[in-house]
RNA sequence: GCUUAGAGUUUGAUCCUGGCUCAGGAUGAACGCUAGCGGCAGGCCUAACACAUGCAAGUCGAGGGGUAGAAGGAGCUUGCUCCUUUGAGACCGGCGCACGGGUGCGUAACGCGUAUGCAAUCUACCUUGUACAGGGGAAUAGCCCAGAGAAAUUUGGAUUAAUGCCCCAUAGUAUAAUGAGUCGGCAUCGGCUUAUUAUUAAAGUUUCGGCGGUACAAGAUGAGCAUGCGUCCCAUUAGUUAGUUGGUAAGGUAACGGCUUACCAAGACGAUGAUGGGUAGGGGUCCUGAGAGGGAGAUCCCCCACACUGGUACUGAGACACGGACCAGACUCCCACGGGAGGCAGCAGUGAGGAAUAUUGGGCAAUGGGCGGAAGCCUGACCCAGCCAUGCCGCGUGCAGGAAGACGGUCCUAUGGAUUGUAAACUGCUUUUAUACGGGAAGAAACACUCCCUCGUGAGGGAGCUUGACGGUACCGUAAGAAUAAGGAUCGGCUAACUCCGUGCCAGCAGCCGCGGUAAUACGGAGGAUCCAAGCGUUAUCCGGAAUCAUUGGGUUUAAAGGGUCCGUAGGCGGCCUUAUAAGUCAGUGGUGAAAUCCCAUCGCUCAACGAUGGAACUGCCAUUGAUACUGUAAGGCUUGAAUAAUUGUGAAGUAACUAGAAUAUGUAGUGUAGCGGUGAAAUGCUUAGAUAUUACAUGGAAUACCAAUUGCGAAGGCAGGUUACUAACAAUUGAUUGACGCUGAUGGACGAAAGCGUGGGGAGCGAACAGGAUUAGAUACUCUGGUAGUCCACGCCCUAAACGAUAAUUACUCGACAUUGGCGAUACACAGUCAGUGUCUGAGCGAAAGCAUUAAGUAAUCCACCUGGGAAGUACGACCGCAGGGUUGAAACUCAAAGGAAUUGACGGGGGUCCGCACGAGCGGUGGAGCAUGUGGUUUAAUUCGAUGAUACGCGAGGAACCUUACCUGGGCUAGAAUGCUGGGGGAAUAUGGGUGAAAGCUCAUAGUGUAGCAAUACACCGCCAGUAAGGUGCUGCAUGGCUGUCGUCAGCUCGUGCCGUGAGGUGUUGGGUUAAGUCCCGCAACGAGCGCAACCCCCAUCAGUAGUUGCCAACAGGUAAAGCUGGGGACUCUACUGAAACUGCCGUCGUAAGACGUGAGGAAGGAGGGGAUGAUGUCAAGUCAUCAUGGCCUUUAUGCCCAGGGCUACACACGUGCUACAAUGGUUACUACAAAGGGUUGCCACCUGGUGACAGGGCGCUAAUCUCAAAAAAGUACUCUCAGUUCAGAUCGUAGUCUGCAACUCGACUACGUGAAGCUGGAAUCGCUAGUAACCGUAUAUCAGCAAUGAUACGGUGAAUACGUUCCCGGACCUUGUACACACCGCCCGUCAAGCCAUGGAAGCCGGGGGGACCUGAAGUCGGUAACCGCAAGGAGCCGCCUAGGGUAAGACCGGUAACUGGGGCUAAGUCGUAACAAGGUAACCAAGCC
Repeated sequence: GCUUAGAGUUUGAUCCUGGCUCAGGAUGAACGCUAGCGGCAGGCCUAACACAUGCAAGUCGAGGGGUAGAAGGAGCUUGCUCCUUUGAGACCGGCGCACGGGUGCGUAACGCGUAUGCAAUCUACCUUGUACAGGGGAAUAGCCCAGAGAAAUUUGGAUUAAUGCCCCAUAGUAUAAUGAGUCGGCAUCGGCUUAUUAUUAAAGUUUCGGCGGUACAAGAUGAGCAUGCGUCCCAUUAGUUAGUUGGUAAGGUAACGGCUUACCAAGACGAUGAUGGGUAGGGGUCCUGAGAGGGAGAUCCCCCACACUGGUACUGAGACACGGACCAGACUCCCACGGGAGGCAGCAGUGAGGAAUAUUGGGCAAUGGGCGGAAGCCUGACCCAGCCAUGCCGCGUGCAGGAAGACGGUCCUAUGGAUUGUAAACUGCUUUUAUACGGGAAGAAACACUCCCUCGUGAGGGAGCUUGACGGUACCGUAAGAAUAAGGAUCGGCUAACUCCGUGCCAGCAGCCGCGGUAAUACGGAGGAUCCAAGCGUUAUCCGGAAUCAUUGGGUUUAAAGGGUCCGUAGGCGGCCUUAUAAGUCAGUGGUGAAAUCCCAUCGCUCAACGAUGGAACUGCCAUUGAUACUGUAAGGCUUGAAUAAUUGUGAAGUAACUAGAAUAUGUAGUGUAGCGGUGAAAUGCUUAGAUAUUACAUGGAAUACCAAUUGCGAAGGCAGGUUACUAACAAUUGAUUGACGCUGAUGGACGAAAGCGUGGGGAGCGAACAGGAUUAGAUACUCUGGUAGUCCACGCCCUAAACGAUAAUUACUCGACAUUGGCGAUACACAGUCAGUGUCUGAGCGAAAGCAUUAAGUAAUCCACCUGGGAAGUACGACCGCAGGGUUGAAACUCAAAGGAAUUGACGGGGGUCCGCACGAGCGGUGGAGCAUGUGGUUUAAUUCGAUGAUACGCGAGGAACCUUACCUGGGCUAGAAUGCUGGGGGAAUAUGGGUGAAAGCUCAUAGUGUAGCAAUACACCGCCAGUAAGGUGCUGCAUGGCUGUCGUCAGCUCGUGCCGUGAGGUGUUGGGUUAAGUCCCGCAACGAGCGCAACCCCCAUCAGUAGUUGCCAACAGGUAAAGCUGGGGACUCUACUGAAACUGCCGUCGUAAGACGUGAGGAAGGAGGGGAUGAUGUCAAGUCAUCAUGGCCUUUAUGCCCAGGGCUACACACGUGCUACAAUGGUUACUACAAAGGGUUGCCACCUGGUGACAGGGCGCUAAUCUCAAAAAAGUACUCUCAGUUCAGAUCGUAGUCUGCAACUCGACUACGUGAAGCUGGAAUCGCUAGUAACCGUAUAUCAGCAAUGAUACGGUGAAUACGUUCCCGGACCUUGUACACACCGCCCGUCAAGCCAUGGAAGCCGGGGGGACCUGAAGUCGGUAACCGCAAGGAGCCGCCUAGGGUAAGACCGGUAACUGGGGCUAAGUCGUAACAAGGUAACCAAGCC
């Protein structure tokens, strides 16, 4: 100085665990859409697949011979010869071709990296130094001649040169070997001196300057070899190895070495991972990351390996050689079929493969390389150009002004506004880029040549001159003109950016969560917006985020995770003191860590990318010098860890033997008689052949009541009557002995419940399997009756459990309280202390929480074991173990976005507790049976309009369907329409009457009539017509809505503020103890208060008082009638209707802290809420209603609108609901006599009179009502009659005749009279209402309404009961608590088989393929070795033989992969089948291990 970011997704919500996904960066990329320019980079990642064509390594005449050709000359036969000069190609020779360039097959290796070593080595060209170069010889290419062959190529003869080859000389102080001396070192050894022996050199050329040659030494460069350390995955690869490991000798090499050979020994490697298998060139570096790490190894640089595949050597300084050779193989090509040729993983290029990667370009101008003395030649190295947005960087596509905020588009709450948007138009300015024209570089400095200077056989310096592929390029100038230049993706959240239309779980989207089923910001289009920008997105891959393998930096009670337990090997770790050492550790110094890269500074391209220079860094390795605390090592000591000893104790510790009583069963005998047994209830079973029961005796096996527990012991599993023997352990005390002897513990060993297996016993009870009886829809279960293995013993196996404290072992430290076991101490039963155990509670601390808390899950340390999302799966394969069952070890494909832990709030439970309700019970009356009424379903129909459907639809919307209503059907009509408004035009007053046609609506014709204001024009009012504008819809969606309503429920609940508790969801308050009809009140309490509900306030009724008396009333007084408050009068009473009073557990007693409860209490009209009504909290049911009304959206417009006639809503095999009337004597009929309340009335109620049997009709008083009227109340009562019958019950149905309403009673009204007289004799299972003026019975009125299908609904009064022990049970509800795998909340969730489709996978007779190894046979080229015949003067060669080997072949076995009839399980898939295993006590508690079916 730099440096660490998170989010979405499991739930109703929460915290955690945990996976999945996203935002970032990167790329040799690819694909889609788009594209103006430049600079700098990059460009076959796949088939080390195959390659047409051209080029990529030559050069030297100053090494040699010398040809064709050319020029000149001569001779002359004018087309031949000769001479001189020059001289290509080819040949001999030298140097180079081992560099440069390509690729990454192989390789897990001293291959690479790093650091060392070579006293075990070589090095052409170059540099330096010393010395030297005398003489001779034989060949051979070429050339010439003659052949073979299609060709490639090749044979023979003759002749010839060299810096080619050979011989001789020279050669010491040179080299090599050996010995001696001396010095040095690192074992072998090295340097110097010396002695002996052995041995080899040379080439020329020349312009006379040189250039070359030979030997030796040194340097430099390059190469070789060896070593330490580092260098991927698999243990489901655990043993490997015969030249293997070492030695001796020899050979070989530049050199060491089993490198090779012979002999000898038996070693060598391996859990610190050998061997085997898989994969892979390594590094500098690159990407990412805060870093540590993780991933990669393109371009550039270094190293390695390879060159069609395999093998081999030759030449050479260097190769076992990319553009050399030989052989074998595969492939391709040529061929005259005899034989030959080839190797792009060089640069271009072609085909193929692939998602995918460029030009058959220019130049040697520069840099570099080869040859040459040089000029120069060669150079697909290189420098340039071309193609490609492949990447990085830079520039541009204009800038300023400009509001009528234009047109157009889009949206909206739409006469208008918002947005696109200063955007455009328009005005002014600029000209980068592009275009045109003009100018025009740097890169070039040299070599060579000329001149000059210094100096001198040569070199250095200076000046001049010459050379550019790129390229007329970069760059500069001028001109005109906004002129030439913007797209891509996204817009639900994460994640910046929103609306409309279309679509309707379709089409589609999607990285995750998830969108889409008619109002989609998520699909498609549009407008707008956002983010990037010549690019933008997608895909793929890597790192990051991921602390999600955790060294930094995680965990294991319940989330995944402690081994079942102990012993113990290796290993890891280890008490106190002293000394030494210096391996670890720390510090300094030196070397190295190539360059490039990264970082910093400066500089150069206009900037940047890019490049240059310098610095820093390269955290590493090696060496060296020091330090010594800690660790290690060595030595010595100590006692506290550990162990030993002695003493005192303890226990269901183990093994073996013996033994006891109770109980079950069985046997025998006795007593005794009809059942026993068993269950929810039964049955199977046993029993008159005597059971069960009971008594006695006997037999046999198993288990040990009480004591006995929060007890004790044991490593765990586990251990329980008593006694004995043997064995082990633990605790305390002493501080006697040893002196760190310790802890943990991979592999290993031992033990290890139950079930199970083997052999042999035993067998009472219990009891898998099995059989039978029940239960059940079924019942292979639960229950019952039997019952075999087994359970028991001995021996041997098995080795697993929810083997649990779901908590490994050991050590140390850290607040308390209580209980208890065993010791010690103490006189001691109290009490206190101490050591070791066993428990409970509670702090700090920890923990996600629950909880743990000196027996830690706290604070630390050591070592071991284990975990890394769910499922597939503890499965498959392999291996090991087992007699078997099986156990141990232990995956993957595929699939999901969760699975999971703890806690919270609810809901639920065939969980618990408390409480309430006509919930049950106790009662009364019904329904369910009949007939009818009414509603619904169903069916029918042209239509039977629509809605309501468990409770909470069904006498419901409808409190009035003949027409109308009416929404339905059929038919006839209308289209600004049936209604209302406005504007314009035109006509007519309005209005009234009549005719035609028609079913009507409607269409049409005619007559009468002429309004108000104004002189008039005209205006107003009204009625038709035409045009325009707003229509209309009981069409759809109640799951888009408002409003209203039902229900839980008139149940007692539902919340808030502040505070407190909890990480949080949440809790507390609101729970608790009482009490109440009540979350009503009291008391207590981390709560204190408050709100909506409860109650009260409101209305009616019950008592009294005051006031007021008409239409009501009439006690007293008077009048009066046949009678009557009828009249005068009266306010007393009743009543009316306004105001008050009254009831509050106020008083008394008992109980209680209080609230309150109780009492045949008092008083009172009324007593504990006096009776009733109105009043319905937060919410639940996507409850009901778009058809009351309103309303969004959609649909319809000569119709889904409107008018009209007729029909339908009233249908009728049937089923259900709600009612009415009955079935009769508590009754029916007839006659007579009473007593209400509350309502209604002028299109009305109607007294009264008359007529009619009657419904009613005709007259007619009164009343807009306390006045008149409907109006008779009915049950009841008093009498008569009927006498138990389908009746004098019941009244359906039907017939006839009528009345009334109404335009109209056929479908389809009510009523009346007469006649007719059905079912029905009290109702199965089941079910409903009601707790007092209630039920039951009785009638009255009203709304709707012309009338009425009303037996309905809503009100009103009359008569007027029974019963409630009580809360066990049914139903519903409230509160608390508990469990939960439910939250759409039990109508929940959810498991398995079977059936169907798809997917991956295991087994499998067999089939196919692959790599590697071993065995045997064969064996090219070639090195090496051997060799008498042939060649050569010789050196040597040819030939032949041998060893080895690439390759080929044969047979067997192992391994790996693919495929396969058939087969096994697994996973996934809106609505398949069967059951209901789990979650609640899940209806038999669940689960773990094991056996059987």
This is a predicted structure of a 1493-nucleotide RNA (small-subunit ribosomal RNA) from an uncultured bacterium. Model confidence (mean pLDDT): 83 of 100. It matches the Rfam family "Bacterial small subunit ribosomal RNA". Rfam links the family to the GO terms structural constituent of ribosome and ribosome. The RNAcentral record of the sequence draws on ENA.